[in-house]
RNA sequence: GUUUGAUACUGGCUCAGGACGAAACGCUGGCGGCGUGCUUCACACACGCUAGUUCGAACGAUAACGCCUACCUCGUUACGUGGAUUAGUCGGCAAUCGGGUGAGUAAUACGUGAGCGACCUACCUUUGACUCCGGCAUAAGCCUGGGAAACUGGGUACUAAUACCGGAUACUACCAAUCUCCGCAUGGGGUGUUGGUGGAAAUCGUUAUGGAGUGGUUUUACAUGGGCUCACCGCCUAUCAUCUUGUUGGUGAUGUAAUGGCUUACCAACGCAACUACCGGUCGCCGGCCUGAGAGGGUGACCGGCCACACUGGCACUGACACACCGCCCACACUCCUACGGGACGCACCAGUGGGGAAUAUUGCACAAUGGGCGCAAGCCUGAUGCAGCCACCCCGCGUGAGGGAUGACCGCCUUCGUGUUGUAAACCUCUGUUAGCAUCCAAUAAGCGAAAGUGACGGUCCGUGCACAGAAAGCGCCGGCUAACUACUUGCCACCAGCCACGGUAAUACCUACGGCGCGAGCGUUGUCCGGAAUUAUUGCGCGUAAAGAGCUUGUAGGCGGUUGGUCGCGUCUGCUCUGAAACGCUGGGGCUCAACCCUGGUUUUGCAGUGGGUACGGGCUAACUAGAGUGCAGUAGGGGAGACUGGAAUUCCUGGUGUAGCGGUGGAAUGCGCAGAUAUCAGGAGGAACACCGAUGGCUAAAGCAGGUCUCUGGGCUGUAACUGACGCUGAGAAGCGAAAGCAUGGGGAGCGAACAGGAUGAGAUACCAUGGUAGUCCAUGCCGUAAACGUUGGGCAGUAGGUGUGGGGGACAUUCCACGUUUUCCGCGCCGUAGCUAACGCAUUAAGUGCCCCGGCUGGGGAGUACGGGUGCAAGGCUAAAAAUUAAAGAAAUUGAAGGGGGACCGCACAAGCGGCGGAGCAUGGGGAUUAAUUCGAUGGAAAGAGAAGGACCUUACCAAGGCGUGACAUAUAAUGGAAUGCGUCAGAGAUGGCGUUUCCCUUCGGGGAUGGUAUACAGGUGGUGCAUGGUUGUCGUCAGGUAGUGUGGUGAGAUGUUGGGUUAAGUCGCGCAAGGAGAGCAACCCUCGUUGUAUGUUGCUAGCACGUGAUGGUGGGGAUUAAUAGGAGACUGCGGGGGUCAACUGGGAGGAAGGUGGGGAUGAGGUCAAAUCAUCAUGCCCCUUAUGUAUUGGGCUUCACGCAUGCUACAAUGGCCGGUAAAAAGGGUUGGGAUAGUGUGGGGGGGAGGUAAUCCGUAAAAGCCGGUUUAAUGUUCGGAUUGGGGUUUGCAACUGGACCCCAUGAAGUUGGAGUCGUUAGUAAUCGCAAAUGCAGGAAUGAUGCGGUGAAAUACGUUUCCCGGGCCUUGCACACACCGCCCGUCA
Repeated sequence: GUUUGAUACUGGCUCAGGACGAAACGCUGGCGGCGUGCUUCACACACGCUAGUUCGAACGAUAACGCCUACCUCGUUACGUGGAUUAGUCGGCAAUCGGGUGAGUAAUACGUGAGCGACCUACCUUUGACUCCGGCAUAAGCCUGGGAAACUGGGUACUAAUACCGGAUACUACCAAUCUCCGCAUGGGGUGUUGGUGGAAAUCGUUAUGGAGUGGUUUUACAUGGGCUCACCGCCUAUCAUCUUGUUGGUGAUGUAAUGGCUUACCAACGCAACUACCGGUCGCCGGCCUGAGAGGGUGACCGGCCACACUGGCACUGACACACCGCCCACACUCCUACGGGACGCACCAGUGGGGAAUAUUGCACAAUGGGCGCAAGCCUGAUGCAGCCACCCCGCGUGAGGGAUGACCGCCUUCGUGUUGUAAACCUCUGUUAGCAUCCAAUAAGCGAAAGUGACGGUCCGUGCACAGAAAGCGCCGGCUAACUACUUGCCACCAGCCACGGUAAUACCUACGGCGCGAGCGUUGUCCGGAAUUAUUGCGCGUAAAGAGCUUGUAGGCGGUUGGUCGCGUCUGCUCUGAAACGCUGGGGCUCAACCCUGGUUUUGCAGUGGGUACGGGCUAACUAGAGUGCAGUAGGGGAGACUGGAAUUCCUGGUGUAGCGGUGGAAUGCGCAGAUAUCAGGAGGAACACCGAUGGCUAAAGCAGGUCUCUGGGCUGUAACUGACGCUGAGAAGCGAAAGCAUGGGGAGCGAACAGGAUGAGAUACCAUGGUAGUCCAUGCCGUAAACGUUGGGCAGUAGGUGUGGGGGACAUUCCACGUUUUCCGCGCCGUAGCUAACGCAUUAAGUGCCCCGGCUGGGGAGUACGGGUGCAAGGCUAAAAAUUAAAGAAAUUGAAGGGGGACCGCACAAGCGGCGGAGCAUGGGGAUUAAUUCGAUGGAAAGAGAAGGACCUUACCAAGGCGUGACAUAUAAUGGAAUGCGUCAGAGAUGGCGUUUCCCUUCGGGGAUGGUAUACAGGUGGUGCAUGGUUGUCGUCAGGUAGUGUGGUGAGAUGUUGGGUUAAGUCGCGCAAGGAGAGCAACCCUCGUUGUAUGUUGCUAGCACGUGAUGGUGGGGAUUAAUAGGAGACUGCGGGGGUCAACUGGGAGGAAGGUGGGGAUGAGGUCAAAUCAUCAUGCCCCUUAUGUAUUGGGCUUCACGCAUGCUACAAUGGCCGGUAAAAAGGGUUGGGAUAGUGUGGGGGGGAGGUAAUCCGUAAAAGCCGGUUUAAUGUUCGGAUUGGGGUUUGCAACUGGACCCCAUGAAGUUGGAGUCGUUAGUAAUCGCAAAUGCAGGAAUGAUGCGGUGAAAUACGUUUCCCGGGCCUUGCACACACCGCCCGUCA
């Protein structure tokens, strides 16, 4: 960081840090120093080398070359002598060290500390003594054989020794006896004494003077190195629980340097083990190294100590030391040589090869130094070692330049086009010269050895000096969060990325690329491993009511823990001192390489073990007591505690008999079933089994499971009181043992009711279920098994401390009462509820703790896989107990919060239902939409909330669609440049037209410079009803005119959140008032606005006309008038104001008076916060993408008007409450100059003609219609209903009426007789019905639409707030939902 919408938890996963002194891979790579370098096949090895050119001062030979002497002979002579050297013998020493590796080994190993009174130790040092006399051989050499070779034989042939053998002596050897001293058990010391046994030796060189030296034998002591023994400690597994016969011990012997069953004979039967024996797996151990605050965890490379091994297995020899890496013998396997007879070999030494592998170097130089072997020494040997080579493998250091330099140059990238950034970076100027390069000079390390001279692998290296040039020297990873660092393009759930969460589906800071940035830097990343973070195995330092986790319960073994007071010991514990804890390492003070890494040196650490002196509070051992824990006794007491025997009544069923007749039974409703062979019902009698009504409870008892009619017998535990007895006898309890519901199993009984399985009947889409009728096992008893449950208080047992209140069961005491009962109070033991502190993630627990402490046991460590597999116990079986892993996954979970939803609950509202009225759904037509069709039938809208909606007007236009023919800076805008005198108009021709051709006409202002307008040309650009409403603004719908929504302060909660806004009332309302940890507030509600209803006031036209007057055929026509109606403006009025009833006498409510109007008076406008990625890119605006001789633009024609069909909204009807004809009455609102249009006259009509008056309270449209009066039709029928459809003829608008307008006349006269399931509207001036008007970017019109207006106007109905349906808000409840029930999710199949 990650579980959630959010929260606080539990809990896992993941990351950030360090290390790899042995890493690998990718990209990149300048120098130097220091260090490391087969982790894998203890795999196989060519070739060279690693221990002897060791010693001639042990020995015999050989002998170059010298020297001396000799000589008739001067030499290749002879003798003598020295002797480099040689091969080998013989002899001595070394070879047992050094070097390598980690296979084996879980203890015969290592580490730490002890012991050996049970031992050895060459060379060196040290103490004494001695080194005498003899002897036998043999090698080499010479001669001669065998064999391919390796190798080996013979000569009875020679010869020597510090080789070998014998003798003497010595003696501290050994044995026996004895004396003395000592300790720690076995025992030890003493040149004590006596006797016996046994065994030594070697020379060599030098000097020549004795001697000294060197070696040898023996001996003393030390040192060093080893051997053996003991204690303690350190891996995993119990799905390894028992193991062992030389095993355990003893006696005698063998063997060893030495103890010992080490070995052997006999005897005994032991020995080890839950403190983990034995078996199995894995493994060299340690100092140390890495990490960590530490405790720990991991590790055992380099360096150092120990062990083990040397092709594999075994055996011994030699030797002071081996059971021996470069020794021997035997065996297996491999490889090689061979003349096939036989032989040879062992790189886990140094280099090197093959193989394996992700992966690890040169077949180098030198013994100069350090060290080792031999030697008197010189010296020789030494792949130990010192050095060099290779590799960025680790660590450290240095460099790749420094200073100045702004017009902030160019390129690049981004951009809001202004800029910004790269960036003082570069260029340019002035410097420096590290490193690399070139040249020159040139060490230290040197001590040692040697008489001296001399002696350097590294190395002509380090270092020093000089020279020249900024010249030759930068990459890698990352940039969504964690985590420092962002933009653009490309891509489009593709390609990719990814440590976790996650990213990518056309605007990706997450992919790829670029610019820029961040980090580190000769490196940087990745992978792997370890520690850390992880308190995520918790000793330090966790938990178990619900998250994982208390065994179902009890008894009790081992173990752990344990009361009070003395004494003693000093085991634990505390403390002083001593030994040891190797060095290196670590820390620290100094020092040396220019610094550092690295190296040298002083100090310290080494927390441990052992010894020893002291202390004794506490724990412990021993001992003596005590009584408060525990137990016993005595006196009482409650109880469905347990076992056995006996017994009772009610009820069910069955049987027998009586009465009695047709049904019974059962259900939501039925049926199966029973019944005329007599059921059910009812009465009487009988049989049998099981369970025990009332009492009965929040009650009682028991360890739990569990226990209920009554009586008797036997029996366990508890409680109260008392204080006689014991004297810590206690608590817990791994293993173990016992008990343990129901179901199940076995054997034998029993069987009334109930009742798995099963049968048939229902329900249902199905119904292997729920319901009903039957019914077997079982349920019951006895005996035996099983051993599990949500065996739960999901809370192990014990002890102690820590506020209370209240109820109840069982005892005791006190008061009161004469006594009893009741009562009051107190105390002990149980069972419950509430509650403080405290605890808890919260919920909650709270003297019956989940609080505070102590003791003991059990169990847990992410989810699932899985309580499964395998193995082992158990069981007759079913099963139970114990109990994993692989692969998989980023969460799973517990509590609480807010929502949403529930065929949960409560209270409430609405034409939501109900009660009415009228419709739709059936017919015809109109309009819209789907679908189909089409060149096109343009587009969008799709449950409610699309569908007479966008469209308040599609013949052209509109128009976005289709076809055809056109244009190309464009139909339209702006700017710039140069340019024309036109452009336009008119006429004519071609064309479907757009358009083109021809002819003709000719601009404006002026300061006379020019300017404006305009045409074509050119360039920037225009244009798009093209895409994305899921990139957006704006606008709108919907829930809903529903009553809800919110924040500040305060309060309580760890927090999300709560409160307020909840509650009891009330309202249309979160409306109001009361109460309340809330007190206030604003946007919503209401009111303010408009309109209608009543009435004053003002005014007096275009409106009105009562009274007065004039006039007409008639009319407020006229003079006057303001009374009335009406209009306009501004007022009044209604506020639960008044009275009384209800009410918390609050809000308010029901009824009443008055009033035109009464409880928001009616209607309208007004739409909170939000929901639906709701609608719209085609009203408009707009980001991004797309088109640019076309997806732009103009034209003609066509299409949007199609038509098998299903849908939505309407109109007209189906008729008599009607149709038709005639007469007649009274509206409101709105419109009119591109217009409305009167009178007279005309046409059957649509209309034509005409033109008074009117810019409108004046004139016009204008006739209102239903109504009323009269007539006709007459109860019938497709009619005098209905009007579709079709034919003919016309009118009118318009450029145009064919596709495709409306209207009129004549004729035609379809369906339709009230409409299935279902569904819609509506509560008063409302429904229903009737007409009227005007709006439209309208010429006309598809209008039956939509918007308004008035007329008539009901019958009505509302029981009810409500049972139900739908929608909504409030409170509450459970929830595994939060994209929120159109959710989530299980199983099967694919």